Annotation:
This is a predicted structure of a 74-nucleotide RNA (transfer RNA) from a Patescibacteria group bacterium. NCBI's taxonomy places the organism under Bacteria, Bacteria candidate phyla. Its mean pLDDT, the model's own confidence on a scale to 100, is 80.
[in-house]
RNA sequence: GGGCGUAUAGCUCAGCUGGUUAGAGUACACCCCUGAUAAGGGUGAGGUCUCAGGUUCAAGUCCUGAUACGCCCA
Numbered sequence: 001g002g003g004c005g006u007a008u009a010g011c012u013c014a015g016c017u018g019g020u021u022a023g024a025g026u027a028c029a030c031c032c033c034u035g036a037u038a039a040g041g042g043u044g045a046g047g048u049c050u051c052a053g054g055u056u057c058a059a060g061u062c063c064u065g066a067u068a069c070g071c072c073c074a
Stems, first nucleotide, its partner, number of pairs: 001073007010026004019057001028044005050066005
């Protein structure tokens, strides 16, 4: 330098053919349970969907470029 893939909650990830509240597990806070803990149950908070544009009535999802990381080729 070229090609491919990934980027969504603190962490690990899902999100189907673009469609009407952006989710799960775990971690965290509080509550229940217990003599007390662990385990278990419940509730809650937590998001610029990497960034900048474009398409569309509507974009996490499609298109273009950039950035970071990984793999392959040179």